[in-house]
Context: one part of a larger RNA
Parts: sequence; C1' cells; structure tokens
RNA sequence: CUGGGCGUAAAGCGCGUGUAGGCGGCUGGUUAGGCGUGAUGUGAAAUCUUCCGGCUCAACCGGAAAACUGCAUUGCGAACCGGCCUGGCUAGAGUGCAGGAGAGGGAAGCGGAAUUCCAGGUGUAGCGGUGAAAUGCGUAGAUAUCUGGAGGAACACCAGUGGCGAAGGCGGCUUCCUGGCCUGCAACUGACGCUGAGACGCGAAAGCGUGGGGAGCGAACCGGAUUAGAUACCCGGGUAGUCCACGCCCUAAACGUUGUGAACUAGGUAUUGGUCGGAUUGACCCGAUCAGUGCCGCAGCUAACGCAUUAAGUUCACCGCCUGGGGACUACGGCCGCAAGGUUAAAACUC
Repeated sequence: CUGGGCGUAAAGCGCGUGUAGGCGGCUGGUUAGGCGUGAUGUGAAAUCUUCCGGCUCAACCGGAAAACUGCAUUGCGAACCGGCCUGGCUAGAGUGCAGGAGAGGGAAGCGGAAUUCCAGGUGUAGCGGUGAAAUGCGUAGAUAUCUGGAGGAACACCAGUGGCGAAGGCGGCUUCCUGGCCUGCAACUGACGCUGAGACGCGAAAGCGUGGGGAGCGAACCGGAUUAGAUACCCGGGUAGUCCACGCCCUAAACGUUGUGAACUAGGUAUUGGUCGGAUUGACCCGAUCAGUGCCGCAGCUAACGCAUUAAGUUCACCGCCUGGGGACUACGGCCGCAAGGUUAAAACUC
C1' cells in the first nucleotide's frame, strides 16, 4: 500500500466537548473542476511484442515497426455528477411558546432506625464464638434489660424486568443554585449539519500529599483453632484505609466484551413518561401516536451460539482498532506523575 475483518476466535479508544480534515438536504442561476473527443509537445536508449536479417540452429546480436496504456499545453462538446460564487425553500439542525417525568450535578440544613462507646438504674454468673473448641469479655459486676448522653457512617420499607446521566455513576427529607431529556403547537432562523487525527475536560475502587474525622467494617499485623505444615479458609482483636476539605493519580471483566450519526426492512407482548381519540360520572378501561426500557419472534444475517425497528439485517458518512502463540499489558527511549506507576511500544530467541 492492498485485502479481509473487530458480540464470544486477534481487534470498538472508559466517556464526552470540539480544532484541522473527511462527508453533507430540496430547488434555480453562474462558472467550468472532472468527463468525452481532436491536435501539438514530451514519454532517452535498452527491455517486452511483431516482421526482416547475422552467427550451421538456438541462446545471443543487428535493423525496422508497433508500443511505452502517462504527463503538459491547447481547440471543441454536453451540463448528468461534484466544487467556487450567487438566489430561493423547509422535510435535517436549532430557537420560541405551552406542558411533563426523573436516585442527573453542586451546596447548606434537618430526621429516624441500628451498631459502638460513656454515665446511671434493675439484676447475677456467666457471656461470646464454632463443625467442635479455644483465644477473648465477666464477681473491679459482664451478657440481658431500662433511662439519659456522645459520635461517626449508611439511609430498611417504598424498590420495579422502574427512573436519570455521555460514561464513571446516582437512592432518607427540605431549601437554594444548576445541566440535560420528553411531549404538543408549528410562530422564528434557514443546512446553521454528521463525524472527528491532535487537543481539552470528566473518569469506580485502590493508592498518594496536607489538614481534619474515626461508630461499624477492616489489608498489614498479633493471638486462638484446623492441619503433616496452615505465612490461608473459621474464631477473638486490630493499624492504614473506608468518611470530609483541597490537590494528585487515570486504571478496570471502565462490559451490551457490540464506536458515533442517519435512512430503510413482518409482527406480538409487558412496562416507564407524554399527547390525542373513544367510552363513561370517572383517575379505571379500549385504541392511536412520540420518546425510553425489557421479553418473544419473521425475513435476513451468523462458524455456531445467537442477533433480529434498542440489529449482529440492508446501506451511507466519519473515527478508532486487528494481522499466529510465547517473549510482552515487557525492555529501551520519549511524555506524564510526589511516589506507586501510567501511556506510547519493540527485538533477539522460541514453537
């Protein structure tokens, strides 16, 4: 470079915003990019092909022709396609108006249940724990029970095949600030769009820095058991951590293992949020439609499993990625990081 691919065989960047670039709706005008055709120049020689010839043939060599499928300049042609410039449109996109649902995000405040601890009351010999035990706690009065207090963390039921968010993720209640989404109307703008190399931002848990906080849980660690041993599984303790503020880290089975956007292609059923119609006294119920979330299933696809209007079907646009296993989510170098390390990423060798 080209081909074939990327749910599970190697392969979709963790997710978004967006620069360059690529691609781009309907309908006019203009120009002429591309296209077609002709001419001119060039396309060295050799090689290849054809014909003729020279070595006794051939290889080889000589001559001629053709060809060199290309490029440049220029004349002409049509106006389908695309570009530039220019005019119009509203089906894409956006705005407006009227409604709607929601654990979407940030901050502050509040609440109850439970665990633990502290003080006091009642009360007495056990409690706890396990397969069974022991360590442990308890006559300095535990466990149990009642009252009061302290403190931290998480929010039972509602709860759902449910909702929201780009992803990570989000769940007690109230207030404030704030993002997105859906429906209806069709008033406004008039292609303003899609994708997106770099870039920038976000990014679970663990981990790191400074300061706080610390109830429960609990790496490490210390005991008790088990065992041949037991650096484990079980039990009693327990530091970091888990929590908060600010700053880093930037990884994951970051998964739907399925990039984003658009169009098209049988249905059935359930459910969430709207709108409309029927019905009726009616939130019930029936139907239609839009947006979402599931299950089943046709055509089609698939190696099969399975997917199947939420596609892995039929197509288009753009990006990312793969190219036998190991070596190797490695080494070296670069960049980033306080560090831990992250990211980019080989080769020898070997099967």
RNAcentral holds the full RNA, with entries from ENA and SILVA. A computed fold for a 351-nucleotide part of an RNA from an uncultured bacterium, annotated as small-subunit ribosomal RNA, central domain.